RNA sequence: AAUUGAAGUAGAGGUGCAAUUUUCAAGAGUAUGUCGGCGGAUGUCAUAAGGGAUGCGAGAGGUCGGCAAAAAGGGAAAAUUGCCGAAGAAAGUCUGCGCCUUUAUCGUAUGCUUUCUGGUUGUGCGGUUAAGAGCCGUAUGACUGUCAUCGGAAGAAAUCUGAUGGAGCGCUACUCGAAUA
Numbered sequence: 001a002a003u004u005g006a007a008g009u010a011g012a013g014g015u016g017c018a019a020u021u022u023u024c025a026a027g028a029g030u031a032u033g034u035c036g037g038c039g040g041a042u043g044u045c046a047u048a049a050g051g052g053a054u055g056c057g058a059g060a061g062g063u064c065g066g067c068a069a070a071a072a073g074g075g076a077a078a079a080u081u082g083c084c085g086a087a088g089a090a091a092g093u094c095u096g097c098g099c100c101u102u103u104a105u106c107g108u109a110u111g112c113u114u115u116c117u118g119g120u121u122g123u124g125c126g127g128u129u130a131a132g133a134g135c136c137g138u139a140u141g142a143c144u145g146u147c148a149u150c151g152g153a154a155g156a157a158a159u160c161u162g163a164u165g166g167a168g169c170g171c172u173a174c175u176c177g178a179a180u181a
Stems, first nucleotide, its partner, number of pairs: 002180002007175005014084001016083009032068007042055003046105007087117007095109004118144011146166008
């Protein structure tokens, strides 16, 4: 000097990712409250069965009508902030919550483990949701960034372009630098 494993720092992709705040639409004239009519024994913020506590003939659940009347999750726009496994999801599991408790299932919140996805987006099917929005899964396309291989133009190279393929535990730059020699 070269090859090359690990480590650190800084970056790139673009309708890029996430969070917070404000406004708006929708949720919804819904839940719910109250008054009245009918009715006549059951009701209690996930479901089923058993038990408990408690409300109820001074009228339960239900149903019809009048009056009043929300909110959350999710969405759109703008601003600000933090970032580039940003972030998202699936499965499993501990604990908590869902009037108390037992069994089973379900939902939800935080954590942990494993796995998957480079990013954006169209369409079909399915799930979720109030929803023709959005999100998620899956299949299949498009665009795009990156690296590798092959080809082409000019060429010393850099660069441009076409095709195919891989994945972010990646890629680029710099620093450091075991080992080989």
A computed fold for a 181-nucleotide RNA, annotated as Lysine riboswitch aptamer. The model forms 100% of the base pairs in the Rfam consensus. The sequence was found by an Rfam model in a public genome assembly.